[in-house]
RNA sequence: AGGUCUGUAGCUCAAUGGGUAGAGUAAUCGCCUCCAAAGCGAGAGGUUGUAGGUUCGAGUCCUACCAGGCCUG
Numbered sequence: 001a002g003g004u005c006u007g008u009a010g011c012u013c014a015a016u017g018g019g020u021a022g023a024g025u026a027a028u029c030g031c032c033u034c035c036a037a038a039g040c041g042a043g044a045g046g047u048u049g050u051a052g053g054u055u056c057g058a059g060u061c062c063u064a065c066c067a068g069g070c071c072u073g
Stems, first nucleotide, its partner, number of pairs: 001072007010025004019056001028042004049065005
């Protein structure tokens, strides 16, 4: 330099062919306990890497860029 894959909650990952963004875990609060751990329950937590485009509607499609992994030279 070229090719390819990935980027979504603090972390690990979903989201079928474009139609309300979710789960587990962590943290927080409550129950339980003499106290804590474990267990049970609850609510919260998100500019879907950045900027544009297409569309009535984009995590999803298109373009450029940024970061990381792999391959080739």

Predicted 3D model of a 73-nucleotide RNA (transfer RNA) from a Candidatus Collierbacteria bacterium. Rfam family: tRNA. Its family is annotated with triplet codon-amino acid adaptor activity in the Gene Ontology. Taxonomically the source falls in Candidatus Collieribacteriota (Bacteria, Bacteria candidate phyla).